[in-house]
Context: one part of a larger RNA
RNA sequence: UUGGGCGUAAAGCGUCUGUAGGUCGUCUAUCAAGUCUGAAGUGAAAGAAUGGAGCUCAACUCCAUCCCCGCUUCGGGAAACUAUUAAACUAGAGAAUGUUAGAAGUAAGUGGAAUUUCCAGUGUAGCGGUGAAAUGCGUAGAUAUUGGAAGGAACCCCAGAGGCGAAGGCGGCUUAUUGGGACAGUUCUGACACUGAGAGACGAAAGCGUGGGUAGCGAAAGGGAUUAGAUACCCCUGGUAGUCCAUGCCGUAAACGAUGUCAACUAGCCGUUGGAAGACUUGAUCUUUUAGUGGCGCAGCUAACGCAAUAAGCACUCCGCCUGGGGAGUACGGCCGCAAGGUUAAAACUC
Numbered sequence: 001u002u003g004g005g006c007g008u009a010a011a012g013c014g015u016c017u018g019u020a021g022g023u024c025g026u027c028u029a030u031c032a033a034g035u036c037u038g039a040a041g042u043g044a045a046a047g048a049a050u051g052g053a054g055c056u057c058a059a060c061u062c063c064a065u066c067c068c069c070g071c072u073u074c075g076g077g078a079a080a081c082u083a084u085u086a087a088a089c090u091a092g093a094g095a096a097u098g099u100u101a102g103a104a105g106u107a108a109g110u111g112g113a114a115u116u117u118c119c120a121g122u123g124u125a126g127c128g129g130u131g132a133a134a135u136g137c138g139u140a141g142a143u144a145u146u147g148g149a150a151g152g153a154a155c156c157c158c159a160g161a162g163g164c165g166a167a168g169g170c171g172g173c174u175u176a177u178u179g180g181g182a183c184a185g186u187u188c189u190g191a192c193a194c195u196g197a198g199a200g201a202c203g204a205a206a207g208c209g210u211g212g213g214u215a216g217c218g219a220a221a222g223g224g225a226u227u228a229g230a231u232a233c234c235c236c237u238g239g240u241a242g243u244c245c246a247u248g249c250c251g252u253a254a255a256c257g258a259u260g261u262c263a264a265c266u267a268g269c270c271g272u273u274g275g276a277a278g279a280c281u282u283g284a285u286c287u288u289u290u291a292g293u294g295g296c297g298c299a300g301c302u303a304a305c306g307c308a309a310u311a312a313g314c315a316c317u318c319c320g321c322c323u324g325g326g327g328a329g330u331a332c333g334g335c336c337g338c339a340a341g342g343u344u345a346a347a348a349c350u351c
Stems, first nucleotide, its partner, number of pairs: 004322003007305002012319001014202004021195003025089002028086002033082002035078003038074005049065006092192001093189004097184004104178007111155001116150007126137002163170002207249006216243002223236002260318001265313001268296012280283001300307002324351003333344004
């Protein structure tokens, strides 16, 4: 240096954008850097290998050959492939046009149901809660019921294995604004592409800073139970942070499809969402096609489970990661953070 792997055994960065780098479609010519080939020089000797010779043999020594698979040079030669240069192409990529679906983002406004609290009416002795109770609330009039008001948070049905988004995630309605996708047939650019170390951006929940808000729920602290005890789980009562908003941090999750990205190829069958075309018997129709999203299943793969055109099949590009268990995702150091901590990341020792 080559050789193995990463769904579940160790192993895919949480996700994307993108620098360097790596890789890159078709055709023609060019050049000769890589590549191939020829020649020359050099590649010390000893050793090793092969064939011999000499010590009686052997070790040992000597001779010849081979080897040293490398490097340098020649304005030597070849021109398929890679690279260079020049010209061209359209199947990749992108743009234009016309349609189109969507809980995709942001901001503002707005609606009803329900819970709670307050005010007023009716009304009287219980309510509430549990496995059973008690704490709790109630004759200072509760619970129940009717009317009104306030405020906060979440949006029943529709709703779907459905949709959208790079992921995290996104669900009342309206308006404004912004991003991405799909389809159709033409037109245009003409390889403009893929991946991506560093880097940057986004990134649930919890947590932190400042200022608001606080209906319900509810860590902590408290009470009642449970229990041999119960400084607990489960249950009950009430309840602060928090949950909500604005702004700034944090940067982690079983951030999961435990499956990195791009594009090609490889039997079928059945659904479902968006678009398009065609057919007739014009329908809740059928057929075809395309972009998603599901269920089976062949070949193949797999240790098995299973995967199976949305591959874990068959080949390719680039990146990341793994190398026995524990010690340990820890210590030390660096960087980041207000902190909590995050990230990078060992060793001794032990089995």
Molecule: small-subunit ribosomal RNA, central domain
Organism: uncultured prokaryote